[in-house]
Predicted 3D model of a 75-nucleotide RNA (transfer RNA) from a Candidatus Peribacteria bacterium. Rfam family: tRNA. It is annotated as a transfer RNA.
RNA sequence: GCCCCAGUAGGCUAACGGAUAGACCGCCGGCCUCCGAAGCCGGAGACGCAGGUUCAAUUCCUGCCUGGGGCACCA
Numbered sequence: 001g002c003c004c005c006a007g008u009a010g011g012c013u014a015a016c017g018g019a020u021a022g023a024c025c026g027c028c029g030g031c032c033u034c035c036g037a038a039g040c041c042g043g044a045g046a047c048g049c050a051g052g053u054u055c056a057a058u059u060c061c062u063g064c065c066u067g068g069g070g071c072a073c074c075a
Stems, first nucleotide, its partner, number of pairs: 001071007010025002013022001018055001027043005048064005
């Protein structure tokens, strides 16, 4: 330098182009308890960035950025 794959809450991860972006762990609050843990109830928190297509984009296209893999170059 070229090619391929991936990027969504703090972590892991869903979502035919159309619903208020869903769950698990963790976190916060409440109930319970002598106090905790467990359990039950509730809550906050996310689409890497910029364009494009579309009535409508997390989803499709382009360019960047980041990570992973492969190839090439390199005496």
RNAcentral holds the sequence, with entries from ENA. The same sequence occurs in records of 6 taxa.